[in-house]
This is a predicted structure of a 111-nucleotide RNA (FMN riboswitch aptamer (RFN element)).
Rfam family: FMN riboswitch aptamer (RFN element). Its family is annotated with FMN binding in the Gene Ontology.
The model forms 92% of the base pairs in the Rfam consensus.

RNA sequence: UAGACACUUCAGGGCAGCGAAAAGCGACCGGCGGUAUACCCCGCGAGCCGAAAGGCAGGAACUUGUGCAAUUCAAGUGGCGACAGUAAAGUCUGGAUGAAAGAAGUAGUUU
Numbered sequence: 001u002a003g004a005c006a007c008u009u010c011a012g013g014g015c016a017g018c019g020a021a022a023a024g025c026g027a028c029c030g031g032c033g034g035u036a037u038a039c040c041c042c043g044c045g046a047g048c049c050g051a052a053a054g055g056c057a058g059g060a061a062c063u064u065g066u067g068c069a070a071u072u073c074a075a076g077u078g079g080c081g082a083c084a085g086u087a088a089a090g091u092c093u094g095g096a097u098g099a100a101a102g103a104a105g106u107a108g109u110u111u
Stems, first nucleotide, its partner, number of pairs: 002111004006106005015026001017025002027091002029081002031044004039079002047056003061077005083094003
């Protein structure tokens, strides 16, 4: 210095307004890793089953431009959002003072 292990800490946002209404109009929000900077490209997590390995379920994008490189930037027009409850919910209430992708750290162990 690097890898593995152990431990510690951290690790999710959002209903203005109109309406009888949570369905219409409209407003608002976007976890983590990868990659030219991503809610809609690839993958992971959150839910359910299982002792575990693991399995199941689960959404969405195009056009033009710049550039070596972008479905990630700029411009434009669109779309999507677990489960349970209730009244049909991305935004309310609840499981959840939970779990976790992962991030950071440690005078520890080990190679």